[in-house]
Context: one part of a larger RNA
């Protein structure tokens, strides 16, 4: 020196554990904000750096209800207190510095500086409080160039501004990589991304529809039709719809004709405007004229469209809770919940968790039963409030115009311009008006269906920041969230941004009094404990690696 063995050290794998995550189910909830949000800064405890809580009334205040012996957060300690009207929990309220849309002006957020007016204090000053942002709608006042008027200005008042849940929705914009085995039409894809707007859902929606039967009867979603019909450098690929079966179901209001009232204008008998009535459709309907019946027995709404404002009661939830059965003994043990015995006992409770090992009967609970002063949700009932329908007639009036539609240029439709209907945009043209008009995939005829150019509308559907209850052939600390631990922290970056590591003594601190060695660190005794070879990064304690001793070889 090598190999082996033994004993240690270092190290933190493995096993076991789980405070944390992940995925989902059912129900709830789906917004907050000028009455100042979300998010922060700075403060507040007797001692106090942080977290949590709170705001100069600051570790809390008032009140209502529950609760009942201890309490003054994490968090021990000392001190000082509180308390049978406590602590603590639920509901309602008060307070709530400064910044922040931030809104008196400014500003390098948490700071600086105020004019004027009102109120208030004072003998007076100094002070204090409130108002004082912009846009928008309305009312009133004032009022230029410029006579009237208008613009503008002022006052009062309505609404808005910002946040978010990295989700879902609609709309305005809108890629490329990629695929086509290259690439340009095409694809990826109207995807990602940006922007705007909103809601608890959004959007769509009561046929100018679908069809071709003895037709159906708003929209939405699922399913099937169907990877079929089609589209396509007919390449790669893209890819419907109706019917049928289900979920859910709900229909309405204007404009107009006409009538009434009022106002204005001037052409003086017409036009326009405002309000109210009327009226809403395709077998055309309505206005208009006439006729008949009815007047609440019935229907509807009050935040869900259909006109619009409510009040009360009852019940069921929800936001604290209350009650709640039944096991002892001796054995092993450090410890009994284990094993033994009693043919133990309860069970609408043998869900779960804890307790010194595995507990239905020890504790918290669980099943069941009971419960709300106050807030809130839903349902039902009552009061209040509101509501007529049918026919005949004639052909006078009305039935959404720069619209429909056409040319040209684009886009959306599964459909790439194609035979290209349908829908939308730009541009140039530009109808009919019920003897009317649109559609049925060029177009024409016949036939059939429908009535555009105004509007509203619940449910079935999408999603989950969040709350409650629960589930798992989900993870178990290099896993599972980035984060089980004071994590979006430490740290890195000018910045946008990036972004960790880090869990386990023991049943209980009983956390080693005292002695010895040592400067200390540390160790040896003693003691605690079942165990200290559990002594503080302390359960288990693998390997690499480092030592010491020893056997063999050299």
């Nucleotide at each position: 020196g090598g190999c082996g063995c033994a004993u240690g050290g270092c190290g933190g794998a493995u096993g076991c554990c789980u405070u944390g995550g992940c995925a989902c189910u059912a129900g709830a909830a789906g917004c907050c904000g000028a009455u100042g949000a979300a998010g922060g800064a700075c403060g507040g405890c007797a001692c106090u750096a942080a977290c949590a809580c709170c705001g100069a009334u600051a570790u809390g205040c008032u009140u209502c209800g529950g609760g009942g012996a201890g309490c003054u957060g994490u968090a021990a300690g000392u001190a000082a207190g509180c308390u049978u009207u406590g602590a603590u929990c639920c509901g309602a309220g008060a307070u709530u510095u400064c910044c922040g849309a931030a809104u008196g002006g400014g500003g390098g957020a948490a700071c600086c500086c105020a004019c004027u007016g009102u109120u208030u204090u004072u003998a007076a000053u100094c002070g204090a409080a409130c108002a004082u942002a912009u846009c928008u709608g309305a009312a009133c006042g004032u009022g230029a160039a410029u006579u009237c008027a208008u613009a503008g200005c002022g006052u009062u008042u309505u609404g808005a501004u910002g946040g978010c849940a990295g989700a879902c929705u609609c709309a305005g914009g809108g890629a490329a990589c990629u695929g086509a085995a290259a690439c340009a039409u095409c694809u990826a894809a109207g995807u990602a991304c940006c922007u705007g707007a909103a809601g608890g859902a959004a959007g769509a929606g009561a046929a100018a529809g679908a069809a071709a039967g003895u037709u159906c009867a708003u929209u939405u979603c699922c399913u099937c039709a169907a990877g079929a019909a089609g589209c396509g450098g007919c390449g790669a690929g893209c890819g419907a719809a109706a019917c049928g079966g289900g979920a859910a179901g709900a229909g309405c209001c204007c404009a107009a004709a006409c009538c009434a009232a009022g106002a204005a204008g001037c052409u003086u008998g017409c036009u326009u405007c405002u309000u109210g009535g009327g009226g809403u459709u395709g077998u055309a309907g309505g206005a208009c004229a006439c006729u008949c019946u009815a007047c609440a027995c019935g229907g509807a709404a009050g935040u869900u469209a259909c006109a619009a404002a409510g009040g009360a009661a009852u019940g069921a939830g929800u936001u604290a809770a209350a009650u709640g059965a039944a096991g002892c003994g001796g054995c092993u043990u450090g410890g009994a919940a284990g094993g033994c015995u009693c043919u133990a006992c309860c069970a609408u409770a043998g869900a779960g968790g804890g307790u010194a090992a595995c507990a239905g009967u020890c504790c918290c609970g669980u099943a069941g039963u009971u419960g709300a002063a106050a807030g809130u949700u839903c349902a039902u009932u009552c009061c209040c409030u509101c509501c007529a329908g049918a026919g005949u007639g004639g052909a006078u009036c009305c039935u959404g115009a720069g619209u429909a539609c056409g040319g040209c240029g684009g886009a959306a439709c599964a459909c790439g311009u194609g035979a290209a209907a349908u829908u939308c945009c730009g541009u140039c043209g530009g109808a009919a008006u019920c003897u009317g008009g649109g559609a049925g995939g060029a177009c024409c005829a016949u036939c059939u269906c429908c009535c555009a150019a105004g509007g509203c509308u619940a449910a079935a559907u999408a999603c989950u920041c969040u709350c409650u209850a629960g589930u798992g052939a989900c993870c178990g600390a290099u896993a599972g969230u980035g984060a089980a631990c004071c994590a979006g922290u430490a740290c890195c970056g000018u910045g946008a941004g990036g972004g960790a590591a880090a869990g386990g003594u023991g049943a209980a601190a009983a956390g080693c009094a005292c002695c010895c060695c040592g400067g200390g660190a540390g160790g040896g005794g003693a003691g605690u404990g079942a165990a200290a070879g559990a002594g503080a990064u302390c359960c288990u304690g693998a390997a690499a690696c480092c030592a010491u001793g020893u056997g063999c070889c050299u």